[in-house]
RNA sequence: GCCCCGGUAGCUCAGCGGUCAGAGCGGCAGCCUCGUAAGUUGUAGGUCGCGGGUCCGAAUCCCGCUCGGGGCU
Numbered sequence: 001g002c003c004c005c006g007g008u009a010g011c012u013c014a015g016c017g018g019u020c021a022g023a024g025c026g027g028c029a030g031c032c033u034c035g036u037a038a039g040u041u042g043u044a045g046g047u048c049g050c051g052g053g054u055c056c057g058a059a060u061c062c063c064g065c066u067c068g069g070g071g072c073u
Base pairs, nucleotide, nucleotide: 001072002071003070004069005068006067007066010025011024012023013022018056027043028042029041030040031039049065050064051063052062053061
């Protein structure tokens, strides 16, 4: 330098152009307990890596950049 995959909640990841952006774990609160853990109920938390473009509508499609991983030379 070229090619491929990925960047979405604190962490691990879902999410076929439209429904409100979600799950598990974690956090916080309640219940339970003598207390803790476990269990259970509720709840908070998001510039969807950044900048443009297409479209009535973009996390999703296109272009550039950037970061991480892998391959080739």

A computed fold for a 73-nucleotide RNA from a Candidatus Bathyarchaeota archaeon, annotated as transfer RNA.
Its mean pLDDT, the model's own confidence on a scale to 100, is 81.
Its Rfam family is "tRNA". Rfam describes the family as follows. Transfer RNA (tRNA) molecules are approximately 80 nucleotides in length. The family's RNA type in Rfam is transfer RNA.